[in-house]
Molecule: transfer RNA
Organism: Pteropus vampyrus
RNA sequence: GGCUGCAUGGCGUAGCGGUUGCACAUCUGCUUUACACGCAGAAGGUCCUGGGUUCGCGUCCCAGUGGAGCCA
Numbered sequence: 001g002g003c004u005g006c007a008u009g010g011c012g013u014a015g016c017g018g019u020u021g022c023a024c025a026u027c028u029g030c031u032u033u034a035c036a037c038g039c040a041g042a043a044g045g046u047c048c049u050g051g052g053u054u055c056g057c058g059u060c061c062c063a064g065u066g067g068a069g070c071c072a
Base pairs, nucleotide, nucleotide: 001071002070003069004068006066007065010024012022013021018055026042027041028040029039030038048064049063050062051061052060
């Protein structure tokens, strides 16, 4: 230098253009003498950034940034 694929709550990970789900963690309650486990509930996401397409993008297109792999 070229090519491929990745970026989504604190962490990990889903998400066929139609208002983002799950697990762990955190918090509250129940349970316990107490803790843990278990059960119920809650909070927590400008979906990396900017632009475009669209009635409407996490999702499609372009550019950029970051990090990974392959080739040279």